[in-house]
Context: one part of a larger RNA
Molecule: small-subunit ribosomal RNA, central domain
Organism: uncultured archaeon
This record gives sequence, C1' cells and structure tokens, in this order.
RNA sequence: UUGGGCUUAAAGCGUCCGUAGCCGGUCCGGUGUGUCUCCAGUUAAAUCCGGCGUCUCAAGCGCCGGACUGCUGGAGAUACUACUGGACUAGGGAGCGGGAGAGGCGGGCGGUAUUCCCUGGGUAGGGGUAAAAUCCUAAAGAUCCAGGGAGGACCAUCGGUGGCGAAGGCGGCCCGCUAGAACGCGUCCGACGGUGAGGGACGAAAGCUGGGGGAGCGAUCCGGAUUAGAUACCCGGGUAGUCCCAGCCGUAAACGAUGCAGGCUAGGUGUGUGGGUGCCCUUGGGGUGCCCAUGUGCCGAAGGGAAACCGUUAAGCCUGCCGCCUGGGGAGUACGGCCGCAAGGCUGAAACUCCGGGAGAAAAUUCCCGGGGCAGCAUACUU
Repeated sequence: UUGGGCUUAAAGCGUCCGUAGCCGGUCCGGUGUGUCUCCAGUUAAAUCCGGCGUCUCAAGCGCCGGACUGCUGGAGAUACUACUGGACUAGGGAGCGGGAGAGGCGGGCGGUAUUCCCUGGGUAGGGGUAAAAUCCUAAAGAUCCAGGGAGGACCAUCGGUGGCGAAGGCGGCCCGCUAGAACGCGUCCGACGGUGAGGGACGAAAGCUGGGGGAGCGAUCCGGAUUAGAUACCCGGGUAGUCCCAGCCGUAAACGAUGCAGGCUAGGUGUGUGGGUGCCCUUGGGGUGCCCAUGUGCCGAAGGGAAACCGUUAAGCCUGCCGCCUGGGGAGUACGGCCGCAAGGCUGAAACUCCGGGAGAAAAUUCCCGGGGCAGCAUACUU
C1' cells in the first nucleotide's frame, strides 16, 4: 500500500541474452476499437439533492422534480489511440574502408628468480630474531662462489585515475581460429525498436569429484619463542590447496555500495582511439594548433541533495520498462519446496522481545586465499 523511496539511513537482481506482457518514430488514406457530443430506454422502493406541503416547530412524514454511477440501442465527430492499406528515413540493422586494444580459445617459443641434483673452487659455522631457540650441516667439508643439469610456477622494466570486455575478469613473445566496440562512407533494408515477469547463458576466490602435476608459497597441523595463559601475532618445518585436464558449485564489500534505454540542460582542463583541416621541419606511423565523433579522468554554471557530495559518464529536468524497500533483534534462522556428490545455495516466515535524551574515558592483537578499503565495523565499561 490511490503514498514515499532505493550512492552512504531499509532498498538496483553479480552480469548479459531473451519469452509473455507493458511501452513505441515521420507523413497520407480507410475503418470508427477506445475516446468525445447528442437522443431514447434502463439503472425497484427507501436513501441523497432541490422545491412545495403537513404533524403548533423540529426531527419525521407526504407529493413533485432531479442527480450520481453503470449498462443497452440509435445518430454524429475523428485530434489522439487502436486496427488496416500505402509511403518515408532521423531509431535500429546490414554492407564497405582503413585503424586501436592485457577481448576470448588453441598451439608453439622465450626469460629472470627460487628450489633440488652433479662437478669444481673454498672455509668454519650457517640460518633466524627485538633478543633467542627450535632448525641445517659440520671437517665424510654445510653456508658462499663458478659451471652444468632437472622441474614447476610466474611474466620485472615498458605500465599510465592507459586499453579491452556484459559482468566476473584480461598483462613475456609469435602463429592460427574467433567476438565486440569506435571512426569514416551514407551503398542497402525500412520501425524490423525499448524494457523484460518466468526462462536461459556466463559468473573471482574458496570448496567438491576423477585423473595428472608439485618449484615456491602455504590454511589445518608439529615444533621453537613470547606470555599469567598464547589454541595467536614472531621464528623453524609443513599437509590440503595454489598449477593442468574433465565435471560440479553459483556465492563476494560480484562496488560506481549508483538497473537498462531515449531526449533535454553552461563551461574549463588532462588523456585514449578514429576522422577532418591549418602550420613547421619536411617526408616519418614526425612535431604542433583548431574542429567533429566516441571513450576515460579531474574541476565546476544552473539545478539537485539531510549533508558528504553529484553535476552532459547526473545523484539535474522528463519518458518507457523491470527489480527492490517499509523499525531493531529473533533471522537470511525454522518449516516446506526446488537445486547440489557434499559443503551448501535459492525461495523464506512466526512466536517472543526491545524502544527518551546527553556527556566522558579506555581497549582494539590477528593466520591463509580472494575481494573491498581508511571508515562504511563491533564489543565491553564508568558516571
């Protein structure tokens, strides 16, 4: 619940494709669906409104008239809407052209470093820390240096609020296959469009199943320290995992905490790409201006906002469509259903419970992986 909202207070689905539905460009004709006007009928009585009357008044009651609303039939109007016929090109799509890019998939090649092994050189400790110890090795020669080999993972510098992708995400080099966007032309189609309930596809990390691989790192774990304790922070080891193939999982602070599409509303200044046009040295894919288009940043008019801030990449002004919110806890729990090998995911309650305002002080260590990020978290105490 005919309302107001969704960057940060509750609230934008992780992202895209798309079915139904809803919405839909310019011009002409037809029909006359919705729409509008008129007429007739109907819409029981009571009720409601107006007038008159009546019970002394009033309420009440009686009589007459009327109306709301809806429906049916008839006549008419044709701007908008709908249907139908025709036409158009500004939306959308196709084509052609030369460029940009860590876009995706597959294959090949390379590089530094770590570790291990071998050979040689060479010496007495090395390693680690706030300090240590566990630990390694020890004269059978470690650590260190040089050379050679094995193997796995990764890709410094370039590298940039640079680029590409719907999002997740993508970074050594080369080749093959493949997708999209921007720009230019305005050649073709001719509204073919927008959104999108259901549905489908993709979807970091961790995790799961089977098989491989295993250098480094490293949850769990085992030791050494620290400590009142130390299931931590620090140190020495080290399993799963991290990597590859095939198949699951389907979640994230999946964030711009900002759904998609279109139109409108000052500018300034960087930067990426394409195009046009000047100038300079000229000839190179060169330098430097101006303009157009399209991305990506910063600052800002108007305007918006509780403020922080947003501001042509809107959180401004409008339109279309979808999703979502409605006090905190209980709880993203229970139950049921669907999905999954499992972990669990999606959907998603209720009982019950709580409710004024203000001031102050203190503490806050943190393992692994991925993500986010400097405040957006949470607890306890005192008066």